[in-house]
RNA sequence: CACCGAACAGGGCAAACCCGCCGCGAGGCGGGGACGCAAAGUUACCGGUCUCAAUCCCCGCAGCAGGGGACUGAGACAGCGGGACCGCCGGC
Numbered sequence: 001c002a003c004c005g006a007a008c009a010g011g012g013c014a015a016a017c018c019c020g021c022c023g024c025g026a027g028g029c030g031g032g033g034a035c036g037c038a039a040a041g042u043u044a045c046c047g048g049u050c051u052c053a054a055u056c057c058c059c060g061c062a063g064c065a066g067g068g069g070a071c072u073g074a075g076a077c078a079g080c081g082g083g084a085c086c087g088c089c090g091g092c
Base pairs, nucleotide, nucleotide: 003091004090005089012037013036017032018031019030020029021028022027035079041085042084043083045082046081047080048077049076050075051074052073053072055070056069057068058067059066
């Protein structure tokens, strides 16, 4: 330096769900809680998913209501995949 995670040390993080607060929302923060995680550390750069709003199209209807899609803008997700940066222990 590259690869690997069977065992070792110190340990770390914390899904769902519940409570409080914030946000129109996706969701975020704090507390409880552990499904899991060797990067479940950091980062929206690429893809993706989701939310809100505008416009357009389709289905539907007497007309509404309602449902689906495209696109643009503003956002969310790092525990969806990839990239970038950084890092513990051990093996090789």

A computed fold for a 92-nucleotide RNA from a Gammaproteobacteria bacterium, annotated as c-di-GMP-I riboswitch aptamer. The coordinates come from a structure-prediction model, not an experiment, and the mean pLDDT is 87. The source organism's lineage runs through Bacteria, Pseudomonadati, Pseudomonadota and Gammaproteobacteria.